[in-house]
RNA sequence: CUCUUAUCAAGAGAGGUGGAGGGACGAGCCCGAAGAAGCCCGGCAACCGACUUUUAACUGUUGUUAAAAACAAGGUGCUAAUUCUCGCAGCAUAGAGCUGACAGAUGAGAG
Numbered sequence: 001c002u003c004u005u006a007u008c009a010a011g012a013g014a015g016g017u018g019g020a021g022g023g024a025c026g027a028g029c030c031c032g033a034a035g036a037a038g039c040c041c042g043g044c045a046a047c048c049g050a051c052u053u054u055u056a057a058c059u060g061u062u063g064u065u066a067a068a069a070a071c072a073a074g075g076u077g078c079u080a081a082u083u084c085u086c087g088c089a090g091c092a093u094a095g096a097g098c099u100g101a102c103a104g105a106u107g108a109g110a111g
Stems, first nucleotide, its partner, number of pairs: 001111008013041001015040003021031003025087004042079003047075002049071001052069007083103001088100004
């Protein structure tokens, strides 16, 4: 980088550092010197998951596998706004709107 697949309506700091930008892209609309990005610490969550418990199946064997609950050591991720909204299609329509794709993000697996 590409492919497959799952999820994206919840959650998370009056901290330190840093100094002007940030919210993927386009349009919009926002956040920002009452201080942006980045980094550190803290936190959230539970995708992968160590340990533990329960149940079921298999097994000659204190073993293996699966499911559920709890947990969260470790690997990621996340920590304004629904993935901030729209961007394509369908439905509805005075308008607001609804649904599904695309795109994007993250995890796991594969090349």
The RNA shown here (SAM riboswitch aptamer (S box leader)) has 111 nucleotides and comes from Pseudalkalibacillus salsuginis. It matches the Rfam family "SAM riboswitch aptamer (S box leader)". Its family is annotated with regulation of gene expression in the Gene Ontology. Its mean pLDDT, the model's own confidence on a scale to 100, is 82.